[in-house]
RNA sequence: UGUCCACAAAGGCAAACCCGCCGCGAGACGGGGACGCAAAGCCAUGGGUCUGCAAGCAUUGCAGACCGCCAGACUGCUGAA
Repeated sequence: UGUCCACAAAGGCAAACCCGCCGCGAGACGGGGACGCAAAGCCAUGGGUCUGCAAGCAUUGCAGACCGCCAGACUGCUGAA
């Protein structure tokens, strides 16, 4: 340095649910809360799921949401075997 990885150390994130708040909605944000996470950092790039609208009955188009669904790009802490 690379691969890989532990029941190590330090630090980190935060599902469901509840409250507030924004949005037509999927959902976002803040607080509480921890099921989990070594990329649960980040980018909607491919697939996927979901929402709204318009055509229409085969689905298609447009605009969105989700990366804690799977891939991929970029970045990255520690070091027992």